[in-house]
Molecule: transfer RNA
Organism: Minisyncoccia bacterium
RNA sequence: GCCAGUAUAGCUUAAUGGUAGAGCACUGCUUUCGUAAAGCAGGGGUGAGGGUUCGAUUCCCUCUACUGGCU
Numbered sequence: 001g002c003c004a005g006u007a008u009a010g011c012u013u014a015a016u017g018g019u020a021g022a023g024c025a026c027u028g029c030u031u032u033c034g035u036a037a038a039g040c041a042g043g044g045g046u047g048a049g050g051g052u053u054c055g056a057u058u059c060c061c062u063c064u065a066c067u068g069g070c071u
Base pairs, nucleotide, nucleotide: 001070002069003068004067005066006065007064010024011023012022013021018054026042027041028040029039030038047063048062049061050060051059
């Protein structure tokens, strides 16, 4: 230098155009003499910029970071 892939919550990850979910973690409540465990509830997220569309996590372009391959 060229090619391909990945980027979603604190962490690990779903979601093939129509309200962004889950597990663990965190907070509160119940339970207990107390703690742990268990149960219930809650807060919290789409890397950045543009385009297409009535509507974009999803499709297209550019950039950034990371990973892999070729030279």